Predicted 3D model of a 78-nucleotide RNA (c-di-GMP-I riboswitch aptamer) from Paractinoplanes aksuensis.
Its mean pLDDT, the model's own confidence on a scale to 100, is 86.
């Protein structure tokens, strides 16, 4: 001095439920709240799951806190 490992600290996010706005609806945003999460940070590419419009092929969307790919990444004691 770098790396493995990983306790604790710091610090982050915020399910449901109420409120308020926005959209035909899934649902979103923003206020209250805290079930939970180490990627619960980003991202709709593949899967899946929800809504809408259609007779019907098919169209338009919408969920990253369902799972994979990708991208990025906080603290650190023996």
């Nucleotide at each position: 001095u770098a790396c493995c490992c990983g306790a604790a600290c710091a610090g982050g996010c915020a399910a449901a439920c109420c409120c308020g706005c926005c959209g035909c609806g899934a649902g979103g945003c923003g206020g209250a709240g805290a079930c939970g999460c180490a990627a619960a940070g980003c991202c709709a590419g593949g899967g899946g799951c929800c809504u809408c419009c259609c007779g019907a092929c098919g169209g338009a969307g919408g969920c990253a806190g369902c799972c994979c790919a990708g991208c990025c990444g906080c603290c650190g004691a023996a």
The source organism's lineage runs through Bacteria, Bacillati, Actinomycetota, Micromonosporales and Paractinoplanes. Of the family's consensus pairs, 100% are formed in the model. Its Rfam family is "c-di-GMP-I riboswitch aptamer". From the family's description: GEMM was predicted in a large-scale screen for bacterial structured RNA regulatory elements. Its family is annotated with cyclic-di-GMP binding in the Gene Ontology. On this family, see Weinberg et al., Nucleic Acids Res 2007: "Identification of 22 candidate structured RNAs in bacteria using the CMfinder comparative genomics pipeline".